Context: one part of a larger RNA
RNA sequence: UUGGGUUUAAAGGGUGCGCAGGCGGCCCGUCAAGUCAGCGGUGAAAUCCCGUGGCUCAACCACGGAAGUGCCGUUGAUACUGUCGGGCUGGAAUGCGGUCGAGGCGGGCGGAACGUGGCGUGUAGCGGUGAAAUGCGUAGAUAUGCCACAGAACGCCGAUAGCGAAGGCAGCUCGCCGGACCUGCAUUGACGCUCAGGCACGAAAGCGUGGGGAUCGAACAGGAUUAGAUACCCUGGUAGUCCACGCCGUAAACGAUGGGCGCUCGUCGUCGGCGGCACAAUGUCGGCGGCCAAGCGAAAGCGAUAAGCGCCCCACCUGGGGAGUACGGUCGCAAGGCUGAAACUC
Numbered sequence: 001u002u003g004g005g006u007u008u009a010a011a012g013g014g015u016g017c018g019c020a021g022g023c024g025g026c027c028c029g030u031c032a033a034g035u036c037a038g039c040g041g042u043g044a045a046a047u048c049c050c051g052u053g054g055c056u057c058a059a060c061c062a063c064g065g066a067a068g069u070g071c072c073g074u075u076g077a078u079a080c081u082g083u084c085g086g087g088c089u090g091g092a093a094u095g096c097g098g099u100c101g102a103g104g105c106g107g108g109c110g111g112a113a114c115g116u117g118g119c120g121u122g123u124a125g126c127g128g129u130g131a132a133a134u135g136c137g138u139a140g141a142u143a144u145g146c147c148a149c150a151g152a153a154c155g156c157c158g159a160u161a162g163c164g165a166a167g168g169c170a171g172c173u174c175g176c177c178g179g180a181c182c183u184g185c186a187u188u189g190a191c192g193c194u195c196a197g198g199c200a201c202g203a204a205a206g207c208g209u210g211g212g213g214a215u216c217g218a219a220c221a222g223g224a225u226u227a228g229a230u231a232c233c234c235u236g237g238u239a240g241u242c243c244a245c246g247c248c249g250u251a252a253a254c255g256a257u258g259g260g261c262g263c264u265c266g267u268c269g270u271c272g273g274c275g276g277c278a279c280a281a282u283g284u285c286g287g288c289g290g291c292c293a294a295g296c297g298a299a300a301g302c303g304a305u306a307a308g309c310g311c312c313c314c315a316c317c318u319g320g321g322g323a324g325u326a327c328g329g330u331c332g333c334a335a336g337g338c339u340g341a342a343a344c345u346c
Stems, first nucleotide, its partner, number of pairs: 004317003007300002012314001014201004021194003025088005031082001033081002035077008049065006091191001092188005097182004103177007110154001115149007125136002162169002206247006216240001220236004258313006266291010295302002319346003328339004
């Protein structure tokens, strides 16, 4: 490479948008590039294969044939692919109407709790643990009442629920922005799918500048435990945790399952809409779940939200270690990211 694969054995890119590229619905016509057929030219010789012959045989050699799967030209064919033209509405999209949600951004507001400060009541302890001690407290702590300040997070509702492309999103309210779904009608008329490179988004931690700092809390200090204890437990506690702006670009970024379209027995629940109805049953479209037929799978399991049956496009895998290392390149302030070997060894 061919082939075979990618939930868990190696393997789906963290996610989206999207240029190039690949692929592309129904009908009619056009051309004849791909495709198919006939004919012609070319495809050196040697070699290989077949036949015959020459050295006593063979190796070797000679002659003839075949082959050289190809390329070019020419004459035709037109189903399929393609080109161009015309048309269609089952794909796609738009408008009108309605609904839904912790979808995003900005502003305002609220209560509980923790902490701190002030004032009061009150007195000898509090705190913490397996037990303790460090720590706090007679300069009045802990507890308790009232007042005030500050930062962060939003109990119940709450779900086996919802929304978002993913990361992710939860007090209430206002404004702005995005999305999905449903019903009937109308409009455009294939406008589609996927997407190397590219661009954008991207938890936590981390970085830069400035702010903020209640809680928690790497590092650090002390107290314990222990043979030791650079830990687990306890008392403290800096960065950080929060905000603004700018970086970083990673993850068990997971459904460990790329995206799209079509097809394939049922059943139970739930969210949103529409129809029907009597407060019930129920039909249908979209979503989220449970159990299963066929089928698939090494099994576990999957099973209309497929890991089933097919087609299109992208990404990725090819024994373990060395190693996600080295070198080079590139991005970054740095940390480091991306790309990514070999020797050697089993």
Overview:
Small-subunit ribosomal RNA, central domain from an uncultured Bacteroidia bacterium, 346 nucleotides, folded computationally. Model confidence (mean pLDDT): 90 of 100. Its Rfam family is "Bacterial small subunit ribosomal RNA".